[in-house]
Context: one part of a larger RNA
RNA sequence: CCCGGCGAGUUGGUUUAUGUGGCGAGGUUAAGGGUUUGAAGCCCGGAGCCGAAGCGAAAGCGAGUGCGAAACGUGCGUUGAGUCAUAUGGACCAGACCCGAAAGCAGGUGAUCUAACCAUGAGCAGGGUGAAGCGGAUGUAACAGUCUGUGGAGGCCCGAACCGGUAGAUGUUGAAAAAUCUUCGGAUGACUUGUGGUUAGGGGUAAAAGGCCAAUCAAACCUGCAGAUAGCUGGUUCUCCCCGAAAUAUCUUUAGGGAUAGCGUUGCGUGGUAGCCAAUGGGGGUAGAGCGACUGAUUUGGUUGGGGGCCCUUCCCGGGGUACCCCGCCUAGUCAAACUCCGAAUACCAUUGGUGGAAUCGUGGCAGUGAGACUACGAGGGAUAAGCUUCGUGGUCGAGAGGGAAACAGCCCAGACCAGCAGCUAAGGUCCCGAAUCGUUUCUAAGUGUCGAUAAGGAAGUGGGAUUGCUAAGACAGCUAGGAUGUUGGCUUAGAAGCAGCCAUCAUUUAAAAAGUGCGUAACAGCUUACUAGUCGAGCAAUCUUGCGCCGAAAAUUAACGGGACUCAAGGAACGAACCGAAGCUCUGGAAUGGCCCUGGUGAACGGGGUCAUUGGUAGGGGAGCGUAGAACGAACGGCUGAAGGCGUUUGGUAACGAGCGUUGGACGAUGUUCUAGUGAUUAUGCCGGG
Numbered sequence: 001c002c003c004g005g006c007g008a009g010u011u012g013g014u015u016u017a018u019g020u021g022g023c024g025a026g027g028u029u030a031a032g033g034g035u036u037u038g039a040a041g042c043c044c045g046g047a048g049c050c051g052a053a054g055c056g057a058a059a060g061c062g063a064g065u066g067c068g069a070a071a072c073g074u075g076c077g078u079u080g081a082g083u084c085a086u087a088u089g090g091a092c093c094a095g096a097c098c099c100g101a102a103a104g105c106a107g108g109u110g111a112u113c114u115a116a117c118c119a120u121g122a123g124c125a126g127g128g129u130g131a132a133g134c135g136g137a138u139g140u141a142a143c144a145g146u147c148u149g150u151g152g153a154g155g156c157c158c159g160a161a162c163c164g165g166u167a168g169a170u171g172u173u174g175a176a177a178a179a180u181c182u183u184c185g186g187a188u189g190a191c192u193u194g195u196g197g198u199u200a201g202g203g204g205u206a207a208a209a210g211g212c213c214a215a216u217c218a219a220a221c222c223u224g225c226a227g228a229u230a231g232c233u234g235g236u237u238c239u240c241c242c243c244g245a246a247a248u249a250u251c252u253u254u255a256g257g258g259a260u261a262g263c264g265u266u267g268c269g270u271g272g273u274a275g276c277c278a279a280u281g282g283g284g285g286u287a288g289a290g291c292g293a294c295u296g297a298u299u300u301g302g303u304u305g306g307g308g309g310c311c312c313u314u315c316c317c318g319g320g321g322u323a324c325c326c327c328g329c330c331u332a333g334u335c336a337a338a339c340u341c342c343g344a345a346u347a348c349c350a351u352u353g354g355u356g357g358a359a360u361c362g363u364g365g366c367a368g369u370g371a372g373a374c375u376a377c378g379a380g381g382g383a384u385a386a387g388c389u390u391c392g393u394g395g396u397c398g399a400g401a402g403g404g405a406a407a408c409a410g411c412c413c414a415g416a417c418c419a420g421c422a423g424c425u426a427a428g429g430u431c432c433c434g435a436a437u438c439g440u441u442u443c444u445a446a447g448u449g450u451c452g453a454u455a456a457g458g459a460a461g462u463g464g465g466a467u468u469g470c471u472a473a474g475a476c477a478g479c480u481a482g483g484a485u486g487u488u489g490g491c492u493u494a495g496a497a498g499c500a501g502c503c504a505u506c507a508u509u510u511a512a513a514a515a516g517u518g519c520g521u522a523a524c525a526g527c528u529u530a531c532u533a534g535u536c537g538a539g540c541a542a543u544c545u546u547g548c549g550c551c552g553a554a555a556a557u558u559a560a561c562g563g564g565a566c567u568c569a570a571g572g573a574a575c576g577a578a579c580c581g582a583a584g585c586u587c588u589g590g591a592a593u594g595g596c597c598c599u600g601g602u603g604a605a606c607g608g609g610g611u612c613a614u615u616g617g618u619a620g621g622g623g624a625g626c627g628u629a630g631a632a633c634g635a636a637c638g639g640c641u642g643a644a645g646g647c648g649u650u651u652g653g654u655a656a657c658g659a660g661c662g663u664u665g666g667a668c669g670a671u672g673u674u675c676u677a678g679u680g681a682u683u684a685u686g687c688c689g690g691g
Base pairs, nucleotide, nucleotide: 001691002690003689004688005687006686011094012093013092014091015090016089017088018087019086020085021084022083023082026050027049028048032044033043034042035041054061055060064076065075066074067073097235098234100232104225105224106223107222108221109220115199116198117197118196119195120194121193122192123191124189126158127157128156129154133150134149135148136147137146138145162186163185164184167182168181169180170179201217203213204212205211238625239624240623241622242621243620248261249260250259251258252257262369263368264366265365266364267363268362269361273359275355276354277353278352279351280350281349282348288342289340290339295336296335297334299332301330302329303328305327306326307325308324309322310321311320312319313318372397373396374395375394376393377392378391379390380389381388402413403412404411417590418589419588420587422586423585424584428580429579430578431564432563433562437577438576439575440574441573442572443571449566450565457551458550461548462547463546464545465544466543467542468541469540470539478535479534480533481532482531484508485507486506489503490502491501514529518527519526591615592614593613594612595611596610597609598608599607600606626680628677629676630675631674632673633672637669638668645664646663647662648661649660650659651658652657
């Protein structure tokens, strides 16, 4: 993992709502008792409980009563239905749908593992070093000292047994729930070890690691309380039909849980209700706008308005200056969520008139939800970041399938009752993959682009539009020629001659020629331009605007048209006419639910016909059924000429399921109504068995 079996809302009590039944201003017995062979039933038993009267704190009064001195005031009542049983939906008390803790407490069992200790025993190859003491020699006044021998000390040295476990490799469903191999530490000691014994669970023991106390230790193990508790996770078993949410608010030792409200469903009641449209009447201070209308912010210029600072002058008074500061005024120009002289559209409220047909409102039963997500628009936070976060308004997903977007909950189209080898469309598409296409006028040359990423900036890319100027008295470009003189203008300067810089920028000759456009020289020189003529012979130059392209353009697969591929397009713009395309709409047939009508029927039950509408659905509410096991009752049925069960096949029903036949099997089993439940499994890292 697969197969089979087992496996989860039960039972008792109290209470509430609804259905059904009995009795009814009443209803009902409890314990207990009698009867009965017994189960069952029947009969007693009225204690008690609920109801029939309330009001008041109470005394108390009573269809009233409390308040009060009182009321024609006011609060709560009065104007007739309960009660018992049973079924079902809930609540509460119990283990209370099932499985699941870590833990807590109590009583016991453990020191054959291990820790420490006690008693009594045992073990430690071999080699090395050579302490004290002692002898001798030497030495000393005597000691001391020195040398030599002897001696055999040590938590001494090397190294087996023994004890340990340093490093590495192997092993890691192991040979082994801690080992093997190599290597390594101690090895006469705080050494190792045998046997017997002692210390026990909030306790022991510990050269102390929260270590160890039987493969278990921040509190052992066993049993019990015990089905501890679990606002947490998982699981919770047949079918069809109707409706169908929420992820919000307030409070919460509350935030992944609750309570109440909101939103769902269902019973009853209510019935020109809700919603929508139009008109009319309202309040508002948002968007926008404005500020010489306030509060503030803010830029330029002006000022012979005021104040202050600084500088100069002055014996004082004063006077002058100011590219300084502030407040005004004038002028031109701006800004505001917490500014407003103004001020919409919507929205909201109300009235009237339409439309509408229960979608409204009230009340009772039962819920679920209280983690939302993206998208468009309006905002706050953030960085006018986030698949970010918090609100508001709508949509979709959630709980929604189908078509499109290559793929793609939240985007676009569109809301799936069932069947059809019928038709029309939506979004989106129509060269091939891949259903369906043609035409007209243009643009693009970049493979730009072919649904979907890019800036500032740059450029004789190219198409359209507009304006200005020049041009057969010859433009523009090219070529040929000229481009001079006073003069090297003056100043400055070492020099400054058109061309470092400053000032001026005249005049002459001319077809034209700057006191010089750019190179250049130390300065000149030289080249060139403006300007002019000739040649040529028709458009040229500049500016603005706009369409499509180009560069700007660097990332990890080829990887940013879905691919092939595409260039008067299969790209872009603007038109036209077709077609394809969905579970949308239509057509044909069928089913169910609800309303209305007709009809059968005593009947609101139920059946038949017609018609209109409806039939996506999670949590959840409501309704109707199927099957399993057993029981009661009724009829009486099938069965060795083959029951149940198994296997196979055919067939009926919207489904759960039913029936027939064949075969296996070898003794019980259907049918109708009702009742009772250990009543339905694919999932709980479920349990047991098998593979």
A computed fold for a 691-nucleotide part of an RNA from a Planctomycetota bacterium, annotated as large-subunit ribosomal RNA, domain II. The source organism's lineage runs through Bacteria, Pseudomonadati and Planctomycetota. The coordinates come from a structure-prediction model, not an experiment, and the mean pLDDT is 83. Rfam family: Bacterial large subunit ribosomal RNA.